RNA sequence: AGAGUUUGAUCCUGGCUCAGAAUCAACGCUGGCGGCGUGCCUAACACAUGCAAGUCGAACGAGAAAGGGGAGCAAUCCCUGAGUAAAGUGGCGACCGGGUGAGUAACACGUGGGUAACCUGCCCGGAAGUGGGGAAUACCUCGGGGAAACUCGAGCUAAUACCGCAUGACAUCUUCGGGACGAAAGUCCUGACGCGAUAUUGGGGAGGCAAAGAUUUAUCGCCUUGGGAUCGGCCCGCGUCGGAUUAGGUAGUUGGUGGGGUAAUGGCCUACCAAGGCGACGACCCGUAGCUGGUCUGAGAGGACGAUCAGCCACACUGGGACUGAGACACGGCCCAGACUCCUACGGGAGGCAGCAGUGGGGAAUCUUGGACAAUGGGGGCAACCCUGAUCCAGCCAUGCCGCGUGAGCGAUGAAGGCCUUAGGGUUGUAAAGCUCUUUCACCGGUGAAGAUAAUGACGGUAGCCGGAGAAGAAGCCCCGGCUAACUCCGUGCCAGCAGCCGCGGUAAUACGGAGGGGGCUAGCGUUGUUCGGAAUUACUGGGCGUAAAGCGCGCGUAGGCGGAUUGUUAAGUCGGGGGUGAAAUCCCGGGGCUCAACCCCGGAACUGCCUCCGAUACUGGCAAUCUUGAGUUCGAGAGAGGUGAGUGGAAUUCCGAGUGUAGAGGUGAAAUUCGUAGAUAUUCGGAGGAACACCAGUGGCGAAGGCGGCUCACUGGCUCGAUACUGACGCUGAGGUGCGAAAGCGUGGGGAGCAAACAGGAUUAGAUACCCUGGUAGUCCACGCCGUAAACUAUGAGUGCUAGUCGUCGGGCGGCAUGCCGUUCGAUGGCGCAGUUAACGCAUUAAGCAUCCCGCCUGGGGAGUACGGUCGCAAGAUUAAAACUCAAAGGAAUUGACGGGGGCCCGCACAAGCGGUGGAGCAUGUGGUUUAAUUCGACGCAACGCGCAGAACCUUACCAGCCCUUGACAUCCCGAUCGCGGUUACCAGAGAUGGUUUCCUUCAGUUAGGCUGGAUCGGUGACAGGUGCUGCAUGGCUGUCGUCAGCUCGUGUCGUGAGAUGUUGGGUUAAGUCCCGCAACGAGCGCAACCCUCGCCCUUAGUUGCCAGCAUUUAGUUGGGCACUCUAGGGGGACUGCCGGUGAUAAGCCGUGAGGAAGGUGGGGACGAGGUCAAGUCAUCAUGGCCCUUAUGACCUGGGCUACACACGUGCUACAAUGGCGGUGACAAUGGGCAGCGAUGGUGCGAGCCGGAGCUAAUCUCAAAAAACCGUCUCAGUUCGGAUUGCACUCUGCAACUCGGGUGCAUGAAGUCGGAAUCGCUAGUAAUCGUGGAUCAGCAUGCCACGGUGAAUACGUUCCCGGGCCUUGUACACCCCGCCCGUCACACCAUGGGAGUUGGCUUUACCCGAAGGUGGUGCGCUAACCUGAAGGAGGCAGCUGACCACGGUAGGGUUAGCGACUGGGGUGAAGUCGUAACAAGGUAGCCG
Repeated sequence: AGAGUUUGAUCCUGGCUCAGAAUCAACGCUGGCGGCGUGCCUAACACAUGCAAGUCGAACGAGAAAGGGGAGCAAUCCCUGAGUAAAGUGGCGACCGGGUGAGUAACACGUGGGUAACCUGCCCGGAAGUGGGGAAUACCUCGGGGAAACUCGAGCUAAUACCGCAUGACAUCUUCGGGACGAAAGUCCUGACGCGAUAUUGGGGAGGCAAAGAUUUAUCGCCUUGGGAUCGGCCCGCGUCGGAUUAGGUAGUUGGUGGGGUAAUGGCCUACCAAGGCGACGACCCGUAGCUGGUCUGAGAGGACGAUCAGCCACACUGGGACUGAGACACGGCCCAGACUCCUACGGGAGGCAGCAGUGGGGAAUCUUGGACAAUGGGGGCAACCCUGAUCCAGCCAUGCCGCGUGAGCGAUGAAGGCCUUAGGGUUGUAAAGCUCUUUCACCGGUGAAGAUAAUGACGGUAGCCGGAGAAGAAGCCCCGGCUAACUCCGUGCCAGCAGCCGCGGUAAUACGGAGGGGGCUAGCGUUGUUCGGAAUUACUGGGCGUAAAGCGCGCGUAGGCGGAUUGUUAAGUCGGGGGUGAAAUCCCGGGGCUCAACCCCGGAACUGCCUCCGAUACUGGCAAUCUUGAGUUCGAGAGAGGUGAGUGGAAUUCCGAGUGUAGAGGUGAAAUUCGUAGAUAUUCGGAGGAACACCAGUGGCGAAGGCGGCUCACUGGCUCGAUACUGACGCUGAGGUGCGAAAGCGUGGGGAGCAAACAGGAUUAGAUACCCUGGUAGUCCACGCCGUAAACUAUGAGUGCUAGUCGUCGGGCGGCAUGCCGUUCGAUGGCGCAGUUAACGCAUUAAGCAUCCCGCCUGGGGAGUACGGUCGCAAGAUUAAAACUCAAAGGAAUUGACGGGGGCCCGCACAAGCGGUGGAGCAUGUGGUUUAAUUCGACGCAACGCGCAGAACCUUACCAGCCCUUGACAUCCCGAUCGCGGUUACCAGAGAUGGUUUCCUUCAGUUAGGCUGGAUCGGUGACAGGUGCUGCAUGGCUGUCGUCAGCUCGUGUCGUGAGAUGUUGGGUUAAGUCCCGCAACGAGCGCAACCCUCGCCCUUAGUUGCCAGCAUUUAGUUGGGCACUCUAGGGGGACUGCCGGUGAUAAGCCGUGAGGAAGGUGGGGACGAGGUCAAGUCAUCAUGGCCCUUAUGACCUGGGCUACACACGUGCUACAAUGGCGGUGACAAUGGGCAGCGAUGGUGCGAGCCGGAGCUAAUCUCAAAAAACCGUCUCAGUUCGGAUUGCACUCUGCAACUCGGGUGCAUGAAGUCGGAAUCGCUAGUAAUCGUGGAUCAGCAUGCCACGGUGAAUACGUUCCCGGGCCUUGUACACCCCGCCCGUCACACCAUGGGAGUUGGCUUUACCCGAAGGUGGUGCGCUAACCUGAAGGAGGCAGCUGACCACGGUAGGGUUAGCGACUGGGGUGAAGUCGUAACAAGGUAGCCG
């Protein structure tokens, strides 16, 4: 410090996720030791048991028992125990210490101040005092009540308990002076002067108020007083969570006066008076929360938290209350009420672990009912001492931090085993074993502290030290697809599972599970939760708002914020210095102590803050004064659809009346509804009425925006220019507020020509509640009143300043003259463009640049601008505005493709123009389907279907049935046997394979002479063979297709942040990315073309089997002869837009019945197929990974099947006839093939064929006859067309034609009379037509491949269909339109709104009740201290009572939560239904209201 994830790729925006640190943690696996910390985060839930606050005999009275000793027979007594225990009166303490965080949003806390408005026991030091009396009472005794708790009566008694008196401080009141203020009333002071006084209260008077003793005689106490110290009370400034869907709140409320109350101020309380006080700088209300030092994180600023430790607060079962006391409204005190628990004799009582342990419960989860007061500290005591679950220790828990160990050295045969393997090896791995050492920790034995400045040690026989034995007792957890360090095998097969995000898994998974290996950390490791970080993802530091989320529709303007120049002053902000404070601990730095560290100790720094004093004055602010440039005023001109009202004009539409006129009009893609013979449309004239204002008209004008358009008048707002003077910052923005605000809509009343939601009809359509057409009502118009929204857009808030230009347009001014131009200036409105900016697109003086100031707004997508609540509205609705849940994206700009019922250019038998077909018939053949034991398998749009198959009767053959073999039909190795093997004859069994016999022929080679070697056969054993079994989606190779389309790329350079672009685009041209020109490109490669083959012309070479002009010859080029010609097959030439003319840019090129030429513009044809696409085809040509079978999925054999047949499709053949059939005549080809072959002549048969065999290994022989042609006949018929089907008889091939071959003859003579929708081929020697040959092959051809013969028609042209190329455009597509995608409905699940109501919580209003309590009143009952005149009184108490008040009750309101029949929408969910709304012009452009 970053990384992953949106895309085909890119940049950006933006969310989600990860790596880090931390934790009072929990869970899973594992676990050796020690040190130091920590340990109920949940139920402030309920608690058994024990302990946690007592102490003092030096305040007081009284005072046992057990035990021990003695006496006594014993009962018992004496001494001791002992003035002890227990209890009581009294004092101090119990208000500390310890716990918890429920409540509390508050002067509770923090920080800094104030208290002249206060208190303070014990403590410190100072001053003064402590005299003299009195009356009770507990304990105890006796008696009584009660189960108990406890309690009543009578009697006795003491005090440092209680009560008078004296003395004194002191408070209050009154009187007399002085001074200050004031008109006075009066208030304040006792400072100055005078007097007086002096103890720091001015003097005098009145009034009331103190004390306690004890003992060891030295002290401890007691009372008063003023100080100190400490603790505390109260008050104030500042700081201190979220919600405005909480905006108004408050009646003791705010203030005053009198009074009360308190230690003390105060509405703290009360009576009266006044009507205030708080709030947008957030009152009130709701929710949440103890606050802080600090802790965690972070670079910091911040953010989160508030365990342990420390400070403060609050609480003590819940609520209320006071008492005592220096201090409490009191955790281990009291009273009352309530809930709960326990005891009970049912009458009544007792209790409060949020003290330490511990229990139950809750929970994912948190310890021992331990030791000691030795230390530190606390209470009491003179002290000894007692008490102390504070504390110090120990125990439990890997809960955290820190430290240590589980051994060290040598050790290669690189052992064994495991795993992998290309089978060689690699790895685990110096790891182990083995050898040599060591002993930290643990263990055993011994010794043994400090903590204690005398005694006292729980810890503890602990820490430490010494000795001993032995490698001995001590390693796991997670991970290994990327992020992120670390890889292989097996298993599994979208299953099981993993997953933090992206995502893995559908038969070769580095992602699941196991194993081996590796990586990381280590007594731990991982997971989960939470916090901060990364996240600049709330942005103060440090973000944004044209299109990604985001500028209010626009003005005016309040508060607020900000604000021109100069001078002076002030010193609030600001800056400097000083003082106080900022507790300790923590963090940081330095040092020290435990062996180190964690931990602890000491010192320093720091605590960024607050208060205060002094100083500075540039800037900001305040105050005062001045100025003119901001702003405004005045005067003179100017432009304008600016606004409002009134009037007025013409054109057009419609309607009405009249005329002319006749059959249609209208409307559409085409129609129909509609109008019209009752006279429409058309046309002419006249009239009515409403609405809108053609041309001018313009990126022209005006207005803040919405918006404004005939003309005239009236009223009126703003703006611009020019000029002078004046005012003197008067300015800018603007939360709330207020006004304006298109269209639609609403209310009332008018108006209504045209247009036109709804609606009706006609069309279209599968449907058509639409688009189109005919009608048509609200509405559109006017007046008044609402609504308040729009893609209200420049998707760009307002103001000001600064920052190159250039070209227009509108309104003014100025200058020059050439008077219609040039220059200049201000304002407005546009285009292009520099710097700059931007993610890019773009913006660019009209900024989206550089600055400043104010306002508004944003923080992932969906849910949702929705719900609820509030406000507004007549309603429609508007405005404000969430959450649950869900996804890992949603989005912007640009790029490359692809696509478009987008555009432009161009090509192709693509269409068109033609010719001939297919689709109908019969048959052949292939496929589907069906059938079957099997009908083997593959191929499926073009690019499967006369395809693999250039030929299934057996074989082929892979399929089926049956028989049979198991090292095998085939290969290699090993062992044994034989020397062969093999061929051949015949027989038996069998369907055959096979098995058993048999005749004859043959008797291997080398040789060291050994069955030694080779070879062959048979038998055996196991390694293995074998598989047309699966996967073409694991593959190679081969092939198809786009497509013989003209494209596909690279290097360097340049441009761009980048994907990419450029080049390759553009202007021409071409069949062509062919060529030329231009150009930030310059070159190059694969393609195109050419080079190759063939046909066409010529030359040359060579003439046999070819040829024959001339010369002989023959039936015959038959022979001689010849090689001229034809032909054959070798080599050359020829064609290049080369020439001419035109055109074009002078180029490339194009045009020309041009010339010439056999051939003319790539001459015809072929071979040749760029980069890629289709997971195209093929595991059944072959090869091959993996998987599978192994007496079978292998091998052999017989028979069957691949040939089936209601049907459907493809490809063909033959036809339907006269361009023909039949008969006859008989001319002219070319390519090819041939020895298990072609087979002539001849014979034979009607024929297929047969007999026989010349010649030929072929330019020699042969297949071989070419056929259409020509002549005759038939005469339009199901025929002399057509030939299917069937019968009979033959023939050929073959081991064999039944299933299942071909051919022949005779006979039979089906459908079919030119073929619906649709569809195919072909542009010249082509189509069409005619025959011929070949491969395969024993035989089988309508198929395939090839050959020649005859030989056309048409192409205007590129609008349309299909396919393709280039450029451009749009895109929400990228699996690329066979794409994407929307909504209803149906199903499942989830959260949520409404909902008659219902159940709780909180709160509030009115009223009722009124415990305890203090207080007010009363006090006729009772009454020790004092007074007394002895009657009584003062005082006190009980009792009664008033107001207040907790709990409780009644009625009503507010708010919040749960549940709720039913219901609304929303979300999610591989393959449901209906349509096709959006994305392309998405097929009606889309979108907003």

Source information
Predicted 3D model of a 1489-nucleotide RNA (small-subunit ribosomal RNA) from an uncultured prokaryote. Its mean pLDDT, the model's own confidence on a scale to 100, is 84. Its Rfam family is "Bacterial small subunit ribosomal RNA". Gene Ontology terms of the family: ribosome and structural constituent of ribosome.